[in-house]
RNA sequence: UGGAGGGGCUCUGGAGAAUCCCUUAAGUGGGUGCCGAAGGUGCAAGGUCGCAGACCGAAUCUCUCAGGCAAAAGGACAGAGCAGGCAAA
Numbered sequence: 001u002g003g004a005g006g007g008g009c010u011c012u013g014g015a016g017a018a019u020c021c022c023u024u025a026a027g028u029g030g031g032u033g034c035c036g037a038a039g040g041u042g043c044a045a046g047g048u049c050g051c052a053g054a055c056c057g058a059a060u061c062u063c064u065c066a067g068g069c070a071a072a073a074g075g076a077c078a079g080a081g082c083a084g085g086c087a088a089a
Base pairs, nucleotide, nucleotide: 005086008082009081010080011079012078013077018032020031021030022029033069034068035067039065040063042061046056047055048054049053
């Protein structure tokens, strides 16, 4: 000099499930029924070790702890832009 991949910021799109019941100044507290796309739990192939076993190990799968069930907000993920500059060449 360069700018992969990943990360950061901004914008756009973005699903599901009771505007349930009781209660409160107040989505304040409680109850019942649900959802799966913040975060978190579990593990297949494969791998490691001191190998009856333990550990590492992905997801939009799984659990439903957390969160959520009108709107708003949030929102995995996707696209665009900006800044930055740790790799190779």
Molecule: Glycine riboswitch aptamer